């Protein structure tokens, strides 16, 4: 240089014939507790790597760019 793969909550990932953005860990509130742990229940937290483009509608399709991984040179 060039070819595949990843990149979605503070972590670790799910999420596909295009239409509701979850999940479990974590954090907060509150109940049980003398208290803490454990455990019930309720919240909050996302520019879907970044820009374009197609489409009534894009995490999802097409482009390029970043960024890690991984073969080839």
């Nucleotide at each position: 240089g060039g070819g595949c793969c990843u990149g979605u909550a503070g972590u670790u990932c799910a999420g596909u014939u295009g239409g509701g953005a979850g999940a479990a860990c974590g954090c907060c509130u509150c109940g049980u507790u003398c208290g803490c742990a454990a455990u019930g229940a309720g919240g909050a937290g996302g520019u879907c790597a970044g820009g374009g483009g197609u489409u009534c509608a894009a995490c999802u399709c097409c482009c390029c760019u970043c960024a890690g991984g991984u073969c080839c040179a």

Record summary: The RNA shown here (transfer RNA) has 73 nucleotides and comes from a Candidatus Omnitrophota bacterium. Lineage of the source: Bacteria > Pseudomonadati > Candidatus Omnitrophota. Model confidence (mean pLDDT): 83 of 100. Rfam family: tRNA. Gene Ontology term of the family: triplet codon-amino acid adaptor activity.